[in-house]
RNA sequence: AGAAAGUGUACCUAGGGUUCCACGCCGGCUUACCGGCGGCUCGGUCCAAGCGGUACAGGCAGCGCAGCAACAGCGCGGCUACACCGGUCGGGAUAAAAGCCCAGGCGGG
Numbered sequence: 001a002g003a004a005a006g007u008g009u010a011c012c013u014a015g016g017g018u019u020c021c022a023c024g025c026c027g028g029c030u031u032a033c034c035g036g037c038g039g040c041u042c043g044g045u046c047c048a049a050g051c052g053g054u055a056c057a058g059g060c061a062g063c064g065c066a067g068c069a070a071c072a073g074c075g076c077g078g079c080u081a082c083a084c085c086g087g088u089c090g091g092g093a094u095a096a097a098a099g100c101c102c103a104g105g106c107g108g109g
Base pairs, nucleotide, nucleotide: 007057008056009055010054011053012052015047016046020044021043022041023038024037025036026035027034028033058080059079060078062076063075064074065073082104084108085107087106088105090102091101092100
């Protein structure tokens, strides 16, 4: 100076949109019901973080027990780090969008 790796799942949060619900407006026979429009509607459902949270699983090496012995078994605790700048083209899924996925990409420091 350069490169690689940097696990998974569930629930949740920041955030995200608008299928469904709710809400608002309009229309149809003005309360019911139906249709259209609206996310410059707090919301329920829904999606959701590499650099947010929790739990579980997985991984790593270690110690102890038992045992002739072991890379097998049982138990115990530990580790699983770091990650500045929303600067950024394009694409993908879903109803749709996003801090989702391509992607810890690319660019800068």
Model confidence (mean pLDDT): 77 of 100. Predicted 3D model of a 109-nucleotide RNA (Guanidine-I riboswitch aptamer) from a Peptococcaceae bacterium. The organism belongs to Peptococcaceae, within Bacteria. Rfam family: Guanidine-I riboswitch aptamer. From the family's description: This family represents a conserved RNA structure found upstream of the ykkC and yxkD genes in Bacillus subtilis and related genes in other bacteria.